[in-house]
Molecule: SAM riboswitch aptamer (S box leader)
Organism: Chitinophagaceae bacterium
RNA sequence: UACUUAUCAAGAAAGGCAGAGGGUCAUGGCCCUGUGAAGCCUUAGCAACCUCUCUCCGGAGGCAUCUGGAGAAACUGGUGCUAAUUCCAUCCCGCCGUUGGCGGGACAGAUAAGUC
Numbered sequence: 001u002a003c004u005u006a007u008c009a010a011g012a013a014a015g016g017c018a019g020a021g022g023g024u025c026a027u028g029g030c031c032c033u034g035u036g037a038a039g040c041c042u043u044a045g046c047a048a049c050c051u052c053u054c055u056c057c058g059g060a061g062g063c064a065u066c067u068g069g070a071g072a073a074a075c076u077g078g079u080g081c082u083a084a085u086u087c088c089a090u091c092c093c094g095c096c097g098u099u100g101g102c103g104g105g106a107c108a109g110a111u112a113a114g115u116c
Base pairs, nucleotide, nucleotide: 002115003114004113005112006111007110008109013043014042015041016040017039021032022031023030026090027089028088029087044082045081046080049078050077053072054071055070056069057068058067059066060065086108091105092104093103094102095101096100
């Protein structure tokens, strides 16, 4: 970098450095931002994807143990995250009380686990 699978309505911020942008790209909105953006660092927290731990139901095995599924927990470790639904819309479909609203899907994206 590409592919596969899962999730994306909940949750959780202070300080230091820095100094003008940021909210994925594009367009249109809307918003955040010198009462300090991005980025970096420290500390704290959230969450539960993987690991660790425990419970239940199966499978393999002579035992040790290994393994599939469901759940709990948040102690260890690996990530991630800590404005707004992934901020909203864009393309397709359906419904309705049709300048619009609601719902579903696609595309794109983010994160995790795995594969080449």